Record summary
The RNA shown here (transfer RNA) has 73 nucleotides and comes from uncultured Methanobrevibacter sp. The coordinates come from a structure-prediction model, not an experiment, and the mean pLDDT is 81. It was read from a public genome assembly. Its Rfam family is "tRNA". Rfam classes the family as a transfer RNA. The source organism's lineage runs through Archaea, Methanobacteriota, Methanobacteria, Methanobacteriales and Methanobrevibacter.
RNA sequence: GGGACGGUAGUGCAGUGGUCUAGCAUAGGUGCUUUGGAAGCAUCAGACUCAAGUUCGAAUCUUGGCUGUCCCA
Numbered sequence: 001g002g003g004a005c006g007g008u009a010g011u012g013c014a015g016u017g018g019u020c021u022a023g024c025a026u027a028g029g030u031g032c033u034u035u036g037g038a039a040g041c042a043u044c045a046g047a048c049u050c051a052a053g054u055u056c057g058a059a060u061c062u063u064g065g066c067u068g069u070c071c072c073a
Base pairs, nucleotide, nucleotide: 001072002071003070004069005068006067007066010026011025012024013023018056028044029043030042031041032040049065050064051063052062053061
């Protein structure tokens, strides 16, 4: 330099146009339980990489930027 794929809570993932006020696990706070701890249960807070476009409607489709992984040179 060229190509492919990806970017969503702190971390790992799902969501393939309207059900999304975006879900699950884990980590964190609080409470219950326990002599205490662990485990368990309940609950709380926390996120769509940026810009433009298409559409009645975009996390989702298109283009570009940024960035990560892999392959080729």